[in-house]
RNA sequence: GUACUUGUAGCUCAGCCUGGUUAGAGCACCGGAUUGUGGUUCCGGGGGUCGUGGGUUCAAGUCCCAUCAGGUACCCCA
Numbered sequence: 001g002u003a004c005u006u007g008u009a010g011c012u013c014a015g016c017c018u019g020g021u022u023a024g025a026g027c028a029c030c031g032g033a034u035u036g037u038g039g040u041u042c043c044g045g046g047g048g049u050c051g052u053g054g055g056u057u058c059a060a061g062u063c064c065c066a067u068c069a070g071g072u073a074c075c076c077c078a
Stems, first nucleotide, its partner, number of pairs: 001074007010027004020058001029045005051067005
């Protein structure tokens, strides 16, 4: 440099193929109950520019283009 792939909550991920109700799960965090304290368990709660920019559309996490970052493969000679 070329191709492919990943990027969504603090962490690990689902959702993308096939656009459509309010963007979700587990863990973590906060509050409460339970407990002599802590842990466990139970109940409740907060937390998101869906990497970034643009486009298409009535409607985009999802489709298209560009771009950034990580990863993988390839390049040339005999």